The RNA shown here (c-di-GMP-I riboswitch aptamer) has 105 nucleotides and comes from a Woeseiaceae bacterium.
Rfam family: c-di-GMP-I riboswitch aptamer. Its family is annotated with cyclic-di-GMP binding in the Gene Ontology. Rfam describes the family as follows. GEMM was predicted in a large-scale screen for bacterial structured RNA regulatory elements.
It was read from a public genome assembly, where an Rfam model found it.
Its mean pLDDT, the model's own confidence on a scale to 100, is 78.
RNA sequence: UCCCGAUAAGGGCAAACCUGACCAAAGUCAGUGACGCAAAGCCACGGGUCCUCGCUUCCUCCGCGACAUUCGUCCGAAGGACCCAAAGAUCGCCGGGCUGCCACU
Numbered sequence: 001u002c003c004c005g006a007u008a009a010g011g012g013c014a015a016a017c018c019u020g021a022c023c024a025a026a027g028u029c030a031g032u033g034a035c036g037c038a039a040a041g042c043c044a045c046g047g048g049u050c051c052u053c054g055c056u057u058c059c060u061c062c063g064c065g066a067c068a069u070u071c072g073u074c075c076g077a078a079g080g081a082c083c084c085a086a087a088g089a090u091c092g093c094c095g096g097g098c099u100g101c102c103a104c105u
Stems, first nucleotide, its partner, number of pairs: 005102001012037002018031005035092001041098003045095003048090003052066004072082004
């Protein structure tokens, strides 16, 4: 010092459930709690998934139908129109990038 994670130590993070706050929602934050994690540290860059309701189904997935919402744009007095899985969320789905503790060689 690259790859790697056998072993050990000191530690670290914290899924689900529950409580509170925020959000249209997905979800996020805090507390609680540990299913797990050697990058479960950081970055939404690529892909995936999620983000309204109903029907179908034992349930789910798939499929079908209708429509709504935040942001954004436009008109406007109230309010309305357009766009729409686009914006948004997820790095504990996968890949990629950056950084990093200990130990082995």